[in-house]
RNA sequence: UCAGAUAAAGGCAAACCCUGGGUAACCAGGGGACGCAAAGUAAAGGGUCUUUUUAGGGGCGUAUUGCAAUACACCCUAACACUGUAAAAAGAUAGCCUUACUGCCAAAG
Numbered sequence: 001u002c003a004g005a006u007a008a009a010g011g012c013a014a015a016c017c018c019u020g021g022g023u024a025a026c027c028a029g030g031g032g033a034c035g036c037a038a039a040g041u042a043a044a045g046g047g048u049c050u051u052u053u054u055a056g057g058g059g060c061g062u063a064u065u066g067c068a069a070u071a072c073a074c075c076c077u078a079a080c081a082c083u084g085u086a087a088a089a090a091g092a093u094a095g096c097c098u099u100a101c102u103g104c105c106a107a108a109g
Base pairs, nucleotide, nucleotide: 002109004105011036012035016031017030018029019028020027021026034095040101041100042099044098045097046096047093048092049091050090051089052088053087054086055085057076058075059074061072062071063070064069
């Protein structure tokens, strides 16, 4: 230095519950432990998530119309009613991965 133990000293704390903050993702404090050898710190890259806008696609209605189609208006987590895509911007997440910085212990190898 790599690597990390049925070691020692300690550390952190998922879900869930309570209080507070935020439109939300989520965050802070308290309780609580699923786990963690960086579950310490930092949103630089990717992923995921939230909000807003735009576009696409779809829907209802009206008009033309035999139907289809076209035009217009409105709507898309609420409209009488369905689907929920993409991009941009702003955020969230370090307990999704990469990256950067820092750090406790210390056996076998």